Glycine riboswitch aptamer from uncultured Oceanobacter sp., 76 nucleotides, folded computationally. Its Rfam family is "Glycine riboswitch aptamer". Rfam describes the family as follows. This family represents the bacterial glycine riboswitch. The sequence is in RNAcentral, with records from MGnify. Its mean pLDDT, the model's own confidence on a scale to 100, is 78.
RNA sequence: UUCGCAGGAGAGUGAGGUUUCAGUCCUCCGCCGAAGGCGCAAACUCCCAUAAACGCUCAGGCACCCGAACUGCGAA
Numbered sequence: 001u002u003c004g005c006a007g008g009a010g011a012g013u014g015a016g017g018u019u020u021c022a023g024u025c026c027u028c029c030g031c032c033g034a035a036g037g038c039g040c041a042a043a044c045u046c047c048c049a050u051a052a053a054c055g056c057u058c059a060g061g062c063a064c065c066c067g068a069a070c071u072g073c074g075a076a
Stems, first nucleotide, its partner, number of pairs: 001076007012029001014028004030062003036058001037056003
């Protein structure tokens, strides 16, 4: 680093339309950050380089499921 198992948060199952029905699809508004991505500090007189669970929210997400940083165990 990869795989498997277990745990694993946040935020509207909002409104309208569509659909036999639907948790689907489209539009609008409001939100979340722990996939990913981007940005920044000091350490040092100067320069360069560098981080996050901090910030941004492009992506992603806002009933459940899936996903999910991170932690533990096992294997390669």